[in-house]
Background:
Large-subunit ribosomal RNA, domain VI from endosymbiont GvMRE of Glomus versiforme, 263 nucleotides, folded computationally. Model confidence (mean pLDDT): 89 of 100. Rfam family: Bacterial large subunit ribosomal RNA. Its family is annotated with structural constituent of ribosome and ribosome in the Gene Ontology.
Context: one part of a larger RNA
RNA sequence: CGUAGGAAAUUUGCGAAGAUCUGCUCUCAGUACGCCAGGACCAGAGUGGACUAACCAAUGAUGCACCAGUUGUCAUGUCAAUGGCACGGCUGGAUAGUUACGUUAGGAAUGGAUAAGCACUGAAAGCAUCUAAGUGCGAAGCCAACUUCAAGAUAAGAUUUCCCAUCCGUUAGGAGUAAGAUACCUUCUAGACUAGGAGGUUGAUAGGCAAUAAAUGUAAGUGUAGUAAUACAUUGAGUUUAAUUGUACUAAUUUAUCGAGGA
Repeated sequence: CGUAGGAAAUUUGCGAAGAUCUGCUCUCAGUACGCCAGGACCAGAGUGGACUAACCAAUGAUGCACCAGUUGUCAUGUCAAUGGCACGGCUGGAUAGUUACGUUAGGAAUGGAUAAGCACUGAAAGCAUCUAAGUGCGAAGCCAACUUCAAGAUAAGAUUUCCCAUCCGUUAGGAGUAAGAUACCUUCUAGACUAGGAGGUUGAUAGGCAAUAAAUGUAAGUGUAGUAAUACAUUGAGUUUAAUUGUACUAAUUUAUCGAGGA
């Protein structure tokens, strides 16, 4: 821009893309077959590999603004307590999130038309013949079926709901609006930017605060014991990032723009 008014939703599916894998074990059955040795078809069940998708409850990884331990050195006047630097100095743990080494799921079943092939009926050619007319079966392949996208499918589809028939003007057109949308702002399990989602005071959108969860592992100070290092008590203490719930304390103010009149 189009889809002959303007919007908001819900859809049909022309068509397109993806997937389509396979091993082993057991039962049937030591049966059929075979002198023995050996040893099935068919049918059914189980368990794997690789691949794919989703997810983070558990198991691990990571977790550079979390907690603790610790070395050297510098600083805060000193002790103590802290901070800086040294690969986050090193080490041990770890929430959310993200992940695999983890968990869950998938390939199926079924139908249609067929290939090679197997047949039925059957002449040409009194026989025979799957073929010439006619008819049936038959594959991991084809078409559906499964998953996703999909009406720019210009043949532009369908359904539901909302807004209405204003004003100016010479026909062309223009203006302010409606439903609705956008800008702007607070933001996100969304994101390169856009886009998308949640909100904007009739408000829990983000921050702050409170509580909880969870992590670390018994803070500082004081007291007691010990010459002291240190230990014990106060004390599962203190501290805490992304989590959950609550709470308008802070910031989403005020506002602006676009948007039909139906050939």